Model confidence (mean pLDDT): 83 of 100. Small-subunit ribosomal RNA, 5' domain from a metagenome, 520 nucleotides, folded computationally. Rfam family: Bacterial small subunit ribosomal RNA.
[in-house]
Context: one part of a larger RNA
RNA sequence: GGAUAAACGCUAGCGGCAGGCCUAACACAUGCAAGUCGAGGGGUAACAGGUUCUUCGGAACGCUGACGACCGGCGCACGGGUGAGUAACGCGUAUGCAAUUUACCUCUAGCAGGGGAAUAGCCCGAAGAAAUUCGGAUUAAUGCCCCAUAAUAUUCCAGAGAGGCAUCUCUUUGGUCUUAAAAUUUCGAUGGCUAGAGAUGAGCAUGCGUGCCAUUAGUUUGUUGGUGAGGUAACGGCUCACCAAGACUGCGAUGGCUAUGGGGUCUUAAAGGAUGGUCCCACACACUGGUACUGAGACACGGACCAGACUCCUACGGGAGGCAGCAGUGAGGAAUAUUGCGCAAUGGACGAAAGUCUGACGCAGCCAUGCCGCGUGCAGGAUGAAUGCCCUAUGGGUUGUAAACUGCUUUUGUAUUCUAGGAAACUACCGGACGUGUCCGGAAUUGACCAGUAUACGAAUAAGCAUCGGCUAACUCCGUGCCAGCAGCCGCGGUAAUACGGAGGAUGCAAGCGUUAUCC
Numbered sequence: 001g002g003a004u005a006a007a008c009g010c011u012a013g014c015g016g017c018a019g020g021c022c023u024a025a026c027a028c029a030u031g032c033a034a035g036u037c038g039a040g041g042g043g044u045a046a047c048a049g050g051u052u053c054u055u056c057g058g059a060a061c062g063c064u065g066a067c068g069a070c071c072g073g074c075g076c077a078c079g080g081g082u083g084a085g086u087a088a089c090g091c092g093u094a095u096g097c098a099a100u101u102u103a104c105c106u107c108u109a110g111c112a113g114g115g116g117a118a119u120a121g122c123c124c125g126a127a128g129a130a131a132u133u134c135g136g137a138u139u140a141a142u143g144c145c146c147c148a149u150a151a152u153a154u155u156c157c158a159g160a161g162a163g164g165c166a167u168c169u170c171u172u173u174g175g176u177c178u179u180a181a182a183a184u185u186u187c188g189a190u191g192g193c194u195a196g197a198g199a200u201g202a203g204c205a206u207g208c209g210u211g212c213c214a215u216u217a218g219u220u221u222g223u224u225g226g227u228g229a230g231g232u233a234a235c236g237g238c239u240c241a242c243c244a245a246g247a248c249u250g251c252g253a254u255g256g257c258u259a260u261g262g263g264g265u266c267u268u269a270a271a272g273g274a275u276g277g278u279c280c281c282a283c284a285c286a287c288u289g290g291u292a293c294u295g296a297g298a299c300a301c302g303g304a305c306c307a308g309a310c311u312c313c314u315a316c317g318g319g320a321g322g323c324a325g326c327a328g329u330g331a332g333g334a335a336u337a338u339u340g341c342g343c344a345a346u347g348g349a350c351g352a353a354a355g356u357c358u359g360a361c362g363c364a365g366c367c368a369u370g371c372c373g374c375g376u377g378c379a380g381g382a383u384g385a386a387u388g389c390c391c392u393a394u395g396g397g398u399u400g401u402a403a404a405c406u407g408c409u410u411u412u413g414u415a416u417u418c419u420a421g422g423a424a425a426c427u428a429c430c431g432g433a434c435g436u437g438u439c440c441g442g443a444a445u446u447g448a449c450c451a452g453u454a455u456a457c458g459a460a461u462a463a464g465c466a467u468c469g470g471c472u473a474a475c476u477c478c479g480u481g482c483c484a485g486c487a488g489c490c491g492c493g494g495u496a497a498u499a500c501g502g503a504g505g506a507u508g509c510a511a512g513c514g515u516u517a518u519c520c
Base pairs, nucleotide, nucleotide: 001520002519003518004517006516007515008514009513010512013374014373015372016371017370018369019367020366021332026330027329028328030327031326032325035074036073037072040071041070043067044066047065048064049063050061051060052059053058081285082284083283090210091209092208093207094206095205096204097203100202101201105198106197107196108195109194110193111192113147114146115145116144123136124135125134126133127132153178156175157174158173159172160171161170162169163168183190184189211257212256213255218248219247220246223245224244225243226242227241228240229239230238260282261281262280263279264275265274266273267272287308288307289306290305291304310321311320312319313318338364340363341362342361346360347358348357349356350355377408378407379406380405388398389397390396391395413457414456415455416454418452419451421450422449427444429442430441431440432439433438434437464509465508466507467506468505469490470489471488475504476503477502478501479500485492486491
């Protein structure tokens, strides 16, 4: 000099863009953050309409729009947060799978015949303070089960051909074994099952790279390898039985400490050094530890079970909870924001769609935290006014064109006026093209939030901070008297201090300035 997720002191007009718990992965009140589908189902708690009855008070009926709870489907494994752990195939990079899987989506081929038993809800009853639970009766499905059919799928056997990268792989023929489905419908369609291919995502393996300590030198018994079995989507001591005695290590094993990794960021001419906040990719975690279930996918942040610590409720019998989601609270700390608005846009889940949900996201609020931009006027004006300060003091210098005064302008400000753009789609309507559901055109609809223009007024609403001995730009007076104090280094202060404190003046930067901390 540059830089920072900064803090502190003094000061402060505005806008744009960004950033904002680095500490206690400490504890959390309250609200919200994952639902959706009635075009799967039985139905009808609420609302609205309709029908019937009526003593005119009302009652009945799922009939319709819709729809609470329930069964069922899909989603909840995404999105969002955090960096505790991890020196590791965790990450980066490059390969491999002749050792694998992949819901939704696309393409291709084929199929969907028949039957059954339940269960939630509803109804009746019971236990409990509650959470909730139990019994009886009855009922539906795209929920569950059985039978049929079936191969290019699966199991086993036999044969032929081709290829390769050790094990092998691929193609093909014959036989054998096992296994499937679901309907809804506005008749337009949407869905279901099997097999193959693709796309996307994931899993596994390997080469190389990846902090400090030798004041850590030996480490290891599922350990290293084999055979067999089990297990997995899949290879494998992944697990188990048996057999062998191996395996790693001075090219640093093992142990200890520290640490998410990368793209990047800062600095620098480069090499290098430092760093990993915001944004993107990957990983790990979700009160602590463990376990599996469901599922295409989890060993699952707002799922389950067990144990533990903590907090809360309790009728003492027993229960409930998990903000490292968004806000917010306490604590800790030098230190870090609103219990805001909206789904209008983008994206996501569900749905045929309308649409619903979305603290993702889009916006607004707070903070000079940073970067960038603008302003705090401009021109004229010498009796060089007055005050202040200094001196060699009837005077001179300086403050200083500075002020007053005259003219001008209006960024900004205040008040008022007007109007865009972010919106194009979806959807329903009209028209056309192809041709039977897709495209094009037209008109209609949809904005949380933000911007610009014009007019009027009036210099009006707007400057500080640090420094002035040398390094280092900028000097005098007064006070103090080795005191009080300053200080980055050298050093200054003991009676004329340009170094302390004040004043006048000056220098530097400027809505900031200075100090502290850290890196180059």